This is a predicted structure of a 70-nucleotide RNA (Pistol ribozyme). Of the family's consensus pairs, 100% are formed in the model. The sequence is in RNAcentral, with records from Rfam and ZWD.
RNA sequence: GUUCGUCUGAGCGAACGCAAACAGGCCAUUAAGCUCAGAGCGUUCACUGGAUUCGUCCAGUGAGAUUGGC
Repeated sequence: GUUCGUCUGAGCGAACGCAAACAGGCCAUUAAGCUCAGAGCGUUCACUGGAUUCGUCCAGUGAGAUUGGC
């Protein structure tokens, strides 16, 4: 310097051409992804419609947007 940890900004961390990760302070907890603000991509729940090998899958709408301790 670039890329990555959902996206934008800031931080934290990793890798070196790969896009992952046991890293991102520690422990427990949550479906909730490293932190903060915003988003609402993923994800969880409810409802509606469609498909189905009846296991489930797809689309839409609404709600949630981890929490606690040190």